Overview:
A computed fold for an 87-nucleotide RNA from Domibacillus epiphyticus, annotated as c-di-GMP-I riboswitch aptamer. Its mean pLDDT, the model's own confidence on a scale to 100, is 87. It was read from a public genome assembly, where an Rfam model found it. Its Rfam family is "c-di-GMP-I riboswitch aptamer". Rfam describes the family as follows. GEMM was predicted in a large-scale screen for bacterial structured RNA regulatory elements.
RNA sequence: UCGAGAUAACGGCAAACUAAUCGAAAGAAUAGGACGCAAAGCUACAGAUCUAAGGUCUUGUGUGACUAGGAUGGCUGAGCUGCCUCA
Numbered sequence: 001u002c003g004a005g006a007u008a009a010c011g012g013c014a015a016a017c018u019a020a021u022c023g024a025a026a027g028a029a030u031a032g033g034a035c036g037c038a039a040a041g042c043u044a045c046a047g048a049u050c051u052a053a054g055g056u057c058u059u060g061u062g063u064g065a066c067u068a069g070g071a072u073g074g075c076u077g078a079g080c081u082g083c084c085u086c087a
Stems, first nucleotide, its partner, number of pairs: 003086003012037002017032003021028002035074001041080003045077003048072003054067004
């Protein structure tokens, strides 16, 4: 440097849920809390999924349908970076 994550060691992160905050929502972040995670570290480039304020259409009204420029990195791939060990 490349590969692997079986064996250890030091540790790390933090699902659901609860409180209060922001947001139209999906959801985010703070505190508590642990389901789990060898990248569950970072990045919305590609795909996938979620939401639909705004927009378009529909409807007598109500309603409904479509749509991401919004969201998800703990959905997958990809890119970048990192601890330890060596079956």